[in-house]
Context: one part of a larger RNA
RNA sequence: GGAUGAACGCUAGCGGCAGGCCUAAUACAUGCAAGUCGAACGGUAACAUGAGAGCUUGCUCUUGAUGACGAGUGGCGCACGGGUGCGUAACGCGUAUGCAACCUACCCUUUACUGGGGGAUAGCCCGGAGAAAUUCGGAUUAAUACCCCAUGGUACUAUAAAGCAGCAUUGCUUACUAGUUAAAGAUUUAUUGGUAAAGGAUGGGCAUGCGUGACAUUAGUUAGUUGGUGAGGUAAUGGCUCACCAAGACGAUGAUGUCUAGGGGUUCUGAGAGGAAGAUCCCCCACACUGGUACUGAGACACGGACCAGACUCCUACGGGGGGCAGCAGUAGGGAAUAUUGGUCAAUGGGCGCAAGUCUGAACCAGCCAUGCCGCGUGCAGGAUGACAGCUUUCUGAGUUGUAAACUGCUUUUAUAUAGGAACAAAGAGGCCAUGCGUGGCAAGUUGCGUGUACUAUAUGAAUAAGCACCGGCUAACUCCGUGCCAGCAGCCGCGGUAAUACGGAGGGUGCAAGCGUUGUCC
Numbered sequence: 001g002g003a004u005g006a007a008c009g010c011u012a013g014c015g016g017c018a019g020g021c022c023u024a025a026u027a028c029a030u031g032c033a034a035g036u037c038g039a040a041c042g043g044u045a046a047c048a049u050g051a052g053a054g055c056u057u058g059c060u061c062u063u064g065a066u067g068a069c070g071a072g073u074g075g076c077g078c079a080c081g082g083g084u085g086c087g088u089a090a091c092g093c094g095u096a097u098g099c100a101a102c103c104u105a106c107c108c109u110u111u112a113c114u115g116g117g118g119g120a121u122a123g124c125c126c127g128g129a130g131a132a133a134u135u136c137g138g139a140u141u142a143a144u145a146c147c148c149c150a151u152g153g154u155a156c157u158a159u160a161a162a163g164c165a166g167c168a169u170u171g172c173u174u175a176c177u178a179g180u181u182a183a184a185g186a187u188u189u190a191u192u193g194g195u196a197a198a199g200g201a202u203g204g205g206c207a208u209g210c211g212u213g214a215c216a217u218u219a220g221u222u223a224g225u226u227g228g229u230g231a232g233g234u235a236a237u238g239g240c241u242c243a244c245c246a247a248g249a250c251g252a253u254g255a256u257g258u259c260u261a262g263g264g265g266u267u268c269u270g271a272g273a274g275g276a277a278g279a280u281c282c283c284c285c286a287c288a289c290u291g292g293u294a295c296u297g298a299g300a301c302a303c304g305g306a307c308c309a310g311a312c313u314c315c316u317a318c319g320g321g322g323g324g325c326a327g328c329a330g331u332a333g334g335g336a337a338u339a340u341u342g343g344u345c346a347a348u349g350g351g352c353g354c355a356a357g358u359c360u361g362a363a364c365c366a367g368c369c370a371u372g373c374c375g376c377g378u379g380c381a382g383g384a385u386g387a388c389a390g391c392u393u394u395c396u397g398a399g400u401u402g403u404a405a406a407c408u409g410c411u412u413u414u415a416u417a418u419a420g421g422a423a424c425a426a427a428g429a430g431g432c433c434a435u436g437c438g439u440g441g442c443a444a445g446u447u448g449c450g451u452g453u454a455c456u457a458u459a460u461g462a463a464u465a466a467g468c469a470c471c472g473g474c475u476a477a478c479u480c481c482g483u484g485c486c487a488g489c490a491g492c493c494g495c496g497g498u499a500a501u502a503c504g505g506a507g508g509g510u511g512c513a514a515g516c517g518u519u520g521u522c523c
Stems, first nucleotide, its partner, number of pairs: 001523004006519005013376006019369002021334001026332003030329003035076003040073002043069002047067003050063006083287003092212008102204002107200008115149004125138005155180004161174005185192002213259003220250003225247008262284004266277004289310005312323004340366001342365003348362001349360004379410004389401005415460006424450001431442004467512005472493003478507005488495002
């Protein structure tokens, strides 16, 4: 000098864009953050409509008939999105490869199929237990829930043949025979869904080469350890696990141990080489009170799922139960220090749904903070009696503040008031037209949180707006007074003991400027 997720002191007019718990992965009150589908189903608690009945004439009752829909069965989603950096020196990450050792819901392409039957169960109803959480028994009912039979293939299993190929296990293609395993309907009749198989796309899994901290004041380490055979397990290879066999495997090219740490794209600095960092944004990993375990599922060993144990905390009728903000706000605590218990789903994106739509603290906006960067303003021109006052002085004469002020003219960014006033909206749905199907076209109209915001015009009037640090040298900027090795200053050298440009004040000056200075950290 540059940089900063900064903090502190003094000061402060506005806007745009960004950023905002670096500490206690400490504990959490409260609200919200993942639902949706009635075009899968039985139904009808509430609301509305219709119909009917009773009549007191504006109420009551009945009726799933209709719109819809609480609770329930079922499907899909909840493995995404959002947070944090505890752990991890590791195939965790980065990069480059391989899988002849693998999986992939939804989506796309292609082919084939979608036949017949059955028994339950939630709900509802009846009854019981419990303070509650919840739970038990009986009767009864539906499905795209569950089960059985049929059919079936380039699926799977077994027997194995031929050809071709290769990189060793082997792979590909073509056959024979036998066995095994499928399906679901809905409906407005236009569709949509279901099953099997092959291929694609997407996403993942595994393996390998190389790279990726400190300490040798850590030198030896290792028994599932290293390898083999066989088996189990997995989507899949593999000591991944087990039985048996062998005695190996790693290490000064740093094993093992201890300490530290998420990694990268990138960021800062530097001429570069390098050094330092890993906030925001993007990719990957790990974690979700602590530890462990699996279930469901295409996918989890699952932040707002389950079970067990533990610590903590809450309720309790003492028998027993509930909870997990490292989601968004917010609270306490810690700290030098870090924001609102805001608005909207209008846009973008996601889940579900044929759709309308619904949910979305993702997201988009707004609020707070000079935390940073950038931009604008705090007037402009003229004006010498070089005014008054201040300060200085060689002292009644000057110098300086200083064109500075007054005064005259001008302007109106900004401010205030009034008036006008966007873009972000494209669609989707409905209508018409074209079309074999996807779909395409046309016109009208609907939807805006921010927002009457941005912006524009008019009016008023210099009107609303400057500080901070420094002035011995380094280093731009000097005098007077006070003090008298005191009080104090100080980044280094050093100032101060009676003429201090170095302390304190004043005048003047220098630098930067809505900031300025100090401190911390990095180069």